Predicted 3D model of a 73-nucleotide RNA (transfer RNA) from a Chitinispirillaceae bacterium. The RNAcentral record of the sequence draws on ENA.
This record gives sequence, C1' cells and structure tokens, in this order.
RNA sequence: GCCGAUGUAGCUCAGUUGGUAGAGCAGCACAUUCGUAAUGUGCGGGUCGGGGGUUCGAGUCCCUUCAUCGGCU
Repeated sequence: GCCGAUGUAGCUCAGUUGGUAGAGCAGCACAUUCGUAAUGUGCGGGUCGGGGGUUCGAGUCCCUUCAUCGGCU
C1' cells in the first nucleotide's frame, strides 16, 4: 500500500427483508436471614465509534473517516 472482519449499557453479546433499542452478568433498592452469601422482585444505565447522505422513518442502506484484529505484498 491492497483486501476482509469487528465497533450497540460498566463487561460479554443479540437485534433475520428499514418501523418505539434488548438479554445475561455487574450496579442500586426492597424482600428473605441473627448476619453474610445465595435466591426472589423491582429500578437505573445507550447521542448504536465520529461525520455526512438516502428515506415519512436508519443500529440496519450508501459515502467518508477513526480504532482494533486478520490476510496479502
């Protein structure tokens, strides 16, 4: 330099023809317990890597850019 993959909650990841962003773990509160752990119930937490475009509507499609990983030279 060229090609490809990945980027979504604190962490690990879903999101199947574009239509209100989710799960598990973690955190917080409550219940249970003499207490802790475990368990149960509930709650909070996201500008979907950045920017732009298409569309009534974009995590999803298009362009550009950044980061990480892999391959080729």

The organism belongs to Chitinispirillaceae, within Bacteria.